A computed fold for a 110-nucleotide RNA, annotated as THF (Tetrahydrofolate) riboswitch aptamer. Its mean pLDDT, the model's own confidence on a scale to 100, is 80. Its Rfam family is "THF (Tetrahydrofolate) riboswitch aptamer". About the family: Tetrahydrofolate (THF) riboswitch was first reported for Ames et al. as an RNA motif in 5' untranslated (5'-UTR)regions of folate transport and biosynthesis genes in Firmicutes genomes. It was read from a public genome assembly, where an Rfam model found it.
RNA sequence: AAGAGAGUAGAAGAGUUUACGGAAAGUGCUAUAGGAUGGGAUGUCGCCUAUAGACGAAAAAGAUAAAAUUAAAAAUUUAUCUUUGUGAUAAACUCCUCGCGUCCGCUCUA
Numbered sequence: 001a002a003g004a005g006a007g008u009a010g011a012a013g014a015g016u017u018u019a020c021g022g023a024a025a026g027u028g029c030u031a032u033a034g035g036a037u038g039g040g041a042u043g044u045c046g047c048c049u050a051u052a053g054a055c056g057a058a059a060a061a062g063a064u065a066a067a068a069u070u071a072a073a074a075a076u077u078u079a080u081c082u083u084u085g086u087g088a089u090a091a092a093c094u095c096c097u098c099g100c101g102u103c104c105g106c107u108c109u110a
C1' cells in the first nucleotide's frame, strides 16, 4: 500500500420496581427554530429540546365516612382509600437484538 473489523447518538422486544393521566397531560403526526451526536473533523432524511398546528383514548369492583331518604334497611349522591384494568404515558434497573455517510485515527492479517 491492500483487505477485513470494532466503537456514537440512539432504537425494537421482554421483565421488575416506582410514578403520572383519564377535569386528557403524555405518546404518536405535521411545520419552524435551536442543540447534541464513534477517538478527531464534518454532516444527515436518524436523535433531543422549544414553539405552533391538526388528530385523539376506558373504565370496573370493593372498603370507610358523610348527606338526604326511610319505621328500619337496601338502593342513591358526594368524598377518601384499595385492587384490577387502561394510555403507542414517564423514570430507573436487568436481559436480548440492532446501530455513523465522508476523511483521518484505532484493531487484525503482521
Base pairs, nucleotide, nucleotide: 002109003108004107005106010098011097013095014094015093016092017091018090019089020087021086029053030052031051032050033049034048035047039104040103041102042101043100059084060083061082062081063080064079065078066077067076